[in-house]
Annotation: This is a predicted structure of a 73-nucleotide RNA (transfer RNA) from Clytia hemisphaerica. Model confidence (mean pLDDT): 81 of 100. Taxonomically the source falls in Clytia (Eukaryota, Eumetazoa, Hydroidolina, Leptothecata).

């Protein structure tokens, strides 16, 4: 330099056009307990890498970029 593929909460991942972007682990708060831990309830926290198009409507579909990884040369 060319090809695919991948970017969603502190971290792994659904979600792939259509009510408020979903859970798990981790965080804060209670209750439990002599005290942690489990457990149990409850809650904060991502406008989906960017910019720009199509669309009535875009995390999702187009194109440029930008980061990662692969494989090629």
């Nucleotide at each position: 330099g060319g090809c695919a593929c991948u970017g969603u909460a502190g971290c792994u991942u659904a979600g792939u056009a259509a009510u408020u972007a979903a859970a798990g682990c981790g965080c804060c708060u209670g209750u439990c307990u002599c005290g942690u831990a489990a457990a149990c309830a409850g809650g904060a926290g991502a406008u989906c890498c960017c910019c720009a198009g199509u669309u009535c409507a875009a995390a999702u579909c187009u194109g440029a970029g930008c980061a990662g990884u692969g494989c090629c040369u």